[in-house]
Molecule: transfer RNA
Organism: Cryptoperla sp. WY-2013
RNA sequence: AGUUAAUUAACUUAUUGAAAAGUAUAUGUUUUGAAAACAUAAUAUAAAGGUUUAAAUCCUUUAUUAACUU
Repeated sequence: AGUUAAUUAACUUAUUGAAAAGUAUAUGUUUUGAAAACAUAAUAUAAAGGUUUAAAUCCUUUAUUAACUU
């Protein structure tokens, strides 16, 4: 310098164009107290632009990370 891939919640993962789970966290029930269990709640599609009724998804650029070639 070039090519390819990845980026979703605090963590780990899913998603065929109309965002889903587990763990963790907080509150409550329960308990002599804790743990476990149950219920509830708060949290996310790396950034910008474009196409579309509608974009995590399709297109372009940028950023970061990884691999390969030179």